The prediction has a mean pLDDT of 86. A computed fold for a 249-nucleotide part of an RNA from a Minisyncoccia bacterium, annotated as large-subunit ribosomal RNA, domain VI. The organism belongs to Minisyncoccia, within Bacteria.

[in-house]
Context: one part of a larger RNA
RNA sequence: CGUCGAUUCUUGAGAAGAUCUGCUGAUAGUACGAGAGGACCUCAGUGGACUGACCUCUGGUGUAUCGGCUGUCGCGCCAGCGGCACUGCCGAGUAGCUAUGUCGGGAAUGGAUAACCUCUGAAAGCAUCUAAGAGGGAAGCCAACUUCAGGAUUAGGAAUCAUAGAGACCUAGGAGAUGACUAGGUUGAUAGGCUCUAGGUGUAAGCACGGUAACGUGUUUAGCCGAGGAGUACUAAUAUCUCAUUAUU
Numbered sequence: 001c002g003u004c005g006a007u008u009c010u011u012g013a014g015a016a017g018a019u020c021u022g023c024u025g026a027u028a029g030u031a032c033g034a035g036a037g038g039a040c041c042u043c044a045g046u047g048g049a050c051u052g053a054c055c056u057c058u059g060g061u062g063u064a065u066c067g068g069c070u071g072u073c074g075c076g077c078c079a080g081c082g083g084c085a086c087u088g089c090c091g092a093g094u095a096g097c098u099a100u101g102u103c104g105g106g107a108a109u110g111g112a113u114a115a116c117c118u119c120u121g122a123a124a125g126c127a128u129c130u131a132a133g134a135g136g137g138a139a140g141c142c143a144a145c146u147u148c149a150g151g152a153u154u155a156g157g158a159a160u161c162a163u164a165g166a167g168a169c170c171u172a173g174g175a176g177a178u179g180a181c182u183a184g185g186u187u188g189a190u191a192g193g194c195u196c197u198a199g200g201u202g203u204a205a206g207c208a209c210g211g212u213a214a215c216g217u218g219u220u221u222a223g224c225c226g227a228g229g230a231g232u233a234c235u236a237a238u239a240u241c242u243c244a245u246u247a248u249u
Stems, first nucleotide, its partner, number of pairs: 001151001005161006014148004020048007032037001050105005058099004065092005070085006109143003116136004165243004169185005190236003193232005199225003206219005
């Protein structure tokens, strides 16, 4: 830019991906074989590599967070805190992201075939899978499975609407380099705040008691945090602007 206005939902021409494989058990120590040995077929189970999704579990990270420790500077001093020292160092760790973790996948089936195996069967009174005709037959081919897909220019289909709609702007994240996408914009839980909480850390400060003191005990499974989950209009999504407005009538 097109697809003859808008929104929502679709069909699938076509394209891409996937297509792997070991071992064990049963059948069965059966068929076979003098024995030694030892199956086809069929069924079941369990792995490897590859691959998709996810974070309940096991872990990693986690410069949000909580705690401990050292030096130094500061808050007048004590106590308590704060800054800097690689995040100062160390011990833990929610969400998120993750693999070595968890769950799943390559299954079944149909069709046409290859080599090959056959049936009927002449040419050629026989024979012959082939000449007419017919059947079987592979991890391969076409479908089937997953994803994309109407620029499939033959530009598809359906429903609703036709003054419908789209964008800007703002609050955001299940999205994200920017666009885009998604959730919302007061007829509102979109984000922040506040309340509660799963969870993390590990028992705050102050005071009291005990101890010469370091420190311990009690108040106190405390205090602090809480990217997760709920609730709540307190704050901010206000107000408004732009584009389009075709066909038909």